[in-house]
RNA sequence: AGAGUUUGAUCAUGGCUCAGAGCGAACGCUGGCGGCGUGCUUAACACAUGCAAGUCGAACGUGAAAUGUAGCAAUACAGAGUAAAGUGGCGUACGGGUGAGUAACACGUGGGUAAUCUACCUUAGAGUCUGGAAUAACCUGCCGAAAGGCGGGCUAAUACUGGAUAGUUCAAGCUUGUUAUAGAGACAAGAUUGGGAAAGGGAGCCGGCAACGGCCUUUGCUUUAAGAUGAGCCCGCGUCUGAUUAGCUAGUUGGUAAGGUAAUGGCUUACCAAGGCGAUGAUCAGUAGCUGGUCUGAAAGGAUGAUCAGCCACACUGGAACUGAAACACGGUCCAGACUCCUACGGGAGGCAGCAGUGGGGAAUCUUGCGCAAUGGACGAAAGUCUGACGCAGCCACGCCGCGUGAGUGAAGGAGGCCUUCGGGUUGUAAAGCUCUGUCGGAAGGGACAAAAACCAUUGAGGUUAAUAGCCUCAGUGCUUGAUGGUACCUUUAAAGGAAGCACCGGCUAACUUCGUGCCAGCAGCCGCGGUAAUACGAAGGGUGCAAGCGUUGCUCGGAAUUAUUGGGCGUAAAGGGUAGGUAGGUGGUUACGUAUGUCUGAGGUGAAAUCCCCGAGCUCAACUUGGGAAGUGCCUUGGAAACGGCGUAACUAGAGUACUAGAGAGGUUCGUGGAAUUCCCAGUGUAGCGGUGAAAUGCGUAGAGAUUGGGAGGAACACCAGAGGCGAAAAGCGACGAACUGGAUAGGCACUGACACUCAAACUACGAAAAGCGUGGGUAGCAAACAGGAUUAAGAUACCCCUGGUAGUCCACGCUGUAAACGAUGGGUACUAGGAUUUGUGGGAGUUGACCCCUGCAGAUCCGGAGCUAACGCAAUAAGUACCCCGCCUGGGAAGUACGGUCGCAAGACUAAAACUCAAAGGAAUUGACGGGAGCCCGCACAAGCGGUGGAUUAUGUGGUUUAAUUCGAAGCAACGCGCAGAACCUUACCUAGGUUUGACAUCCCUUGACAACUACAGAGAUGUAGCUUUCGUAGCAAUACGACAAGGAGACAGGUGCUGCAUGGCUGUCGUCAGCUCGUGUGGUGGCAUGUCGGGUUAAGUCCCUCAACGAGCGCAGCCCCUGUGUUUAGUUGCCAGCAUUAAGUUGGGCACUCUAGACAGACUGCCGUGGUUAACACGGAGGAAGGCGGGGAUGACGUCAAGUCCUCAUGGCCCUUACACCUAGGGCGACACACGUAAUACAAUGGUCGAUACAGAGGGAUGCGAAAUGGUGACAUGGAGCAAAUCUCAAAAAGUCGAUCUCAGUUCGGAUUAGAGUCUGCAACUCGACUCUAUGAAGGCGGAAUCGCUAGUAAUCGCGGAUCAGCACGCCGCGGUGAAUACGUUCCCGGGCUUUGUACACACCGCCCGUCACACCAUGGGAGCUGACUCAACCAGAAGACGAUCAGGGUAACCGCAAGGAGCCCUUCGGCGAAGGUGGGGUUGGUGACUGGGGUGAAGUCGUAACAAGGUAACC
Repeated sequence: AGAGUUUGAUCAUGGCUCAGAGCGAACGCUGGCGGCGUGCUUAACACAUGCAAGUCGAACGUGAAAUGUAGCAAUACAGAGUAAAGUGGCGUACGGGUGAGUAACACGUGGGUAAUCUACCUUAGAGUCUGGAAUAACCUGCCGAAAGGCGGGCUAAUACUGGAUAGUUCAAGCUUGUUAUAGAGACAAGAUUGGGAAAGGGAGCCGGCAACGGCCUUUGCUUUAAGAUGAGCCCGCGUCUGAUUAGCUAGUUGGUAAGGUAAUGGCUUACCAAGGCGAUGAUCAGUAGCUGGUCUGAAAGGAUGAUCAGCCACACUGGAACUGAAACACGGUCCAGACUCCUACGGGAGGCAGCAGUGGGGAAUCUUGCGCAAUGGACGAAAGUCUGACGCAGCCACGCCGCGUGAGUGAAGGAGGCCUUCGGGUUGUAAAGCUCUGUCGGAAGGGACAAAAACCAUUGAGGUUAAUAGCCUCAGUGCUUGAUGGUACCUUUAAAGGAAGCACCGGCUAACUUCGUGCCAGCAGCCGCGGUAAUACGAAGGGUGCAAGCGUUGCUCGGAAUUAUUGGGCGUAAAGGGUAGGUAGGUGGUUACGUAUGUCUGAGGUGAAAUCCCCGAGCUCAACUUGGGAAGUGCCUUGGAAACGGCGUAACUAGAGUACUAGAGAGGUUCGUGGAAUUCCCAGUGUAGCGGUGAAAUGCGUAGAGAUUGGGAGGAACACCAGAGGCGAAAAGCGACGAACUGGAUAGGCACUGACACUCAAACUACGAAAAGCGUGGGUAGCAAACAGGAUUAAGAUACCCCUGGUAGUCCACGCUGUAAACGAUGGGUACUAGGAUUUGUGGGAGUUGACCCCUGCAGAUCCGGAGCUAACGCAAUAAGUACCCCGCCUGGGAAGUACGGUCGCAAGACUAAAACUCAAAGGAAUUGACGGGAGCCCGCACAAGCGGUGGAUUAUGUGGUUUAAUUCGAAGCAACGCGCAGAACCUUACCUAGGUUUGACAUCCCUUGACAACUACAGAGAUGUAGCUUUCGUAGCAAUACGACAAGGAGACAGGUGCUGCAUGGCUGUCGUCAGCUCGUGUGGUGGCAUGUCGGGUUAAGUCCCUCAACGAGCGCAGCCCCUGUGUUUAGUUGCCAGCAUUAAGUUGGGCACUCUAGACAGACUGCCGUGGUUAACACGGAGGAAGGCGGGGAUGACGUCAAGUCCUCAUGGCCCUUACACCUAGGGCGACACACGUAAUACAAUGGUCGAUACAGAGGGAUGCGAAAUGGUGACAUGGAGCAAAUCUCAAAAAGUCGAUCUCAGUUCGGAUUAGAGUCUGCAACUCGACUCUAUGAAGGCGGAAUCGCUAGUAAUCGCGGAUCAGCACGCCGCGGUGAAUACGUUCCCGGGCUUUGUACACACCGCCCGUCACACCAUGGGAGCUGACUCAACCAGAAGACGAUCAGGGUAACCGCAAGGAGCCCUUCGGCGAAGGUGGGGUUGGUGACUGGGGUGAAGUCGUAACAAGGUAACC
């Protein structure tokens, strides 16, 4: 610090996801040790048991027992004035827990208290006098189950109480001074009046018999002043979310008086006034203890508030007070409620959110431990007692930190595992082996620091004192005290011995192979993996990372500049309000002076400690602990500065405004006027149609339409002018003419005012005259939703386009609605920043003096363009540039501009405006393609123009389908279908049935044997089996023998497979297409994908060539080079040829090579020449010459690529499968079936013909297991025959159409030949299934073929025959060959295909694309809903516990004071009053759960119906 993910690719936008750090965690797997920490986040749920607050005899009165001693015993003494209980004092308000409540002066921070208190503690002053009456304990009686209570009697105090005294105390008023202030006040001093205190205890000494008194000391007590500590109250600032909570408030706000409090105050009450709070968010609702800090982050921030520390609140729930210095009190009291327990049923008891612990809840959180040794606290004079605070230990890898699980050496690179190209590689110096070490753990022994302080005893010094007692202080000595713990630590010792896992390995992200699985099982944080070769699932081997842990899950921050203060945006991605006016608010021109509020700066206070950071120190290190410093960006006080902002004062004119002059204008409102046109009505003329459309029909018309002429009625809109034009405060908008009323802008010069300005939230006001819509009333010519009819359609057509009608509406008046893609998709204002062109209004200048034109300024309206900006497109002085000010708005897509709530509206609806759930995208701009029922240009037998076919018939052949034991398999639009098959009777053959073989029909290796084969016989369908007959060969060697060949037998490695996968492949092929295209290097442009080149203008068959050009070159294609053919020359003449000579039946022979021909070499054609056009070009047209002319004709040749095109059955090949079978052999069958459908052909339907006779002319091929002549036989197929020929010689071989002649005469025929019967021929082992041919007989359909469709542009189509491959035989097929030999092409509108350019695109699997909605089904969340049911809350009313307050002259009780007494005073109870918690009643509000039914929404691999959108999406789309 970034990365992945939208796309074919790109840039940007934008969300989602990941890598980091952290945690009081939990879960999974695993687990050696130690140190230091942490440990109910959930039920503030309920709690058994034990403990957690007592202490003091030096305040007080009482006062045991066990036991011991003595005694016979009673008893005495000791225990002991102890324990226990009580009165009294102090404490129990601390410490400890929890976070429910609380959005608040609760907390934080800084102030105030002149408005206050403060027990214990410290300092200082003064005092501590004198009386009295009770009471608990105790004794006794009684009630009660208990808890407990009642009566009587005794007694003490530092308990209670009367009186005295007291100042600098309190109260009241007064005087003086100081201080402060706006003022009230405060403080100090002084005098006057009145009120108010106390408690004693201990040690020592003296006196006294004692009681007691005195002295001294100490400790208490009272009072006053002050301190310290702690607390109360008040204030400024800060402190979560919601406006779908906008108004709240009657003690409410203030005053006066009184009460109350330690104290201010509506804190409370009475009276008076009517205030107070709120858009800077009151009230209400939700959530929440706050902070130091913690986590994260570069920071700003964000999240959080466990442990530690400060504050607050609470203590079963609610209320209340008492005591006290302090409480409205966790381990106190009273009342009410819920719950639990005891009970004798009458009544009682209780409160773990203290420490342990239990149940429950939960994913989840510990021991009913030890000790007061230390620290701290309470009490005490002290010893000491108490202390679940605390110190320690226990449990848990919960976290952090440290250590270990060994170190060195060791290559035969062992064994095993895994992989393998079989060579090896890897695990791997890893192990073993050898040599060492000894941390931790084990065993044994020693053994701390903390820790000596204090107490106590004693000695000394000092102080107090009458005192050497005593007491206090200091110093020395002595004694004693450890929970942790025999722990840390140290020493010794044995032994490598006891100690490694977890996750991951497709990318992000470090790390790869094999096997298994086969869209299954599964994985997954995102993208995504898995459908037979998975680095993604599972396992293994290997590797990577971390390590006593490792992963997962959850949560927080980060990355995220993804809420943007630092630090984002709004033309098209989400986002400018429909527009204006304008209040609050925000911002604000020039000069001077003042002020010091902001601002800047210095100093002081505070910002607790801990934490973080820096420098150190202590535990062996670290974690941890600790000393010092820094920091704490804040707040307060105070001194200073005065540039800037603010404020105040005084001025200015450049902003803004007012008055004046001038012209322009569809600016607004109202009234009136006009002509053209449509429609309707009347009348005339006139006759059969009109109208309408793609074509029609509905409709109108002989009752006279339409057309035409004249007249009239009425409503609406204003042609031309008209323009990038004008006007309008803005937007919506404004268009005939005239008048009236009226607003604004602009230009000009210049006078005045003097910042008066800009922008504007919510709210307010106004417009909204787009359209549509609503209400009331009018109007209605035309047009025209709805509606009706006609038509349209592969189907539907409840649509469109179209037609005929037609109502709301459109128009007017008044009112409402308040929205639009209300758009420049661009808020307003100000300033600045190159130019060029046009236009409107107006000013100035120059020239002509008429139009007009030129220069220049201001105010508008347009176009182009530079810098700059922008993701790009584009914007560009009318900015989307550069800046400032103000406002509005955005934060992934969908759900949704929807639900609910609220406001507005007559309604329709508008405004405001979510969530659950769901997806990993949605969207923008541009790029390359592809596509378009887009456009332009061009080409092609593409159409057109022609000729002939197919589709109808019969047959052949291929395919589908069906059938079958099998009908083997493949090929499937063009580009499968006379295709693989250039030839299935057996074979082929792969299929079926049956019979057989198992190292195999075939290959290699090993062992044994030496034959095998051929022939014969038998069995068999044959394969095969049996028997017979016969018997080795080659090389080396004398030979034995060895090797090899061949054959048989044997064992196993292996053979074999036309079995699967053409979607694992190679090779080959088809196709677009012989179409003219496809690319690269360098350069250049672009952020980039890409573009350029390859585009443009011409031209071509051609990306062919020329010209231009940010391109310059190059490659694969095109063309050419190659072959055939067309002309000629030359060479050569046999088997070819024959002009002339001879000869023959015949080029038969001699002869010849001139000609034809053959086949080698060469020539020829290149737009070379001329003319015209064209840019002086490329090229085109015409001409000459030429056999041939513009590529002469034909062939071969097939660019980058597309179709997962075809082929695993040509061949090759990965993987999988079979191995007595999916292999191999054999016989027979099948591939040939047959209701039917399709393709391709053949033959026809006839006279341009058939039949018969005669007769002419090719080319190119084939031939030895061959072609086969003549001749003979047969009607014929053919047979016999065998000459000749390995071929320019012989042969197949007859060419046919044609020509000549004859006949047929338009018919199912002398057309046509299918079918069938019989008889034959040939091939072959064999023609039954299942060959071809021949003869005789038979003589079907068919009379030129519906929709539709195919081929062909010249030696072509059409027509005619011939040959060849395959092949024993079999061709109507295929491949070739020649003969005869046309027609037509105006042309490119249309159909099909293609090329280039351009355009649109929501397509990229690329239109066979994409994609929308209803319906049906399943699931999910959600709205409404008669209601039902909770929670919270509001006001009203009822009720009224405890309690304090007030009253209490009636009732009851009564020690202290007064009084001799009676009695009184006073007090208590009781009673009453208002307040008052729970509770109750009916009624509101908010919010949750649930609910028959219902609404839409989302999701789901293949459901249904249509095809709305994307291309002009086939009716442009959208609001």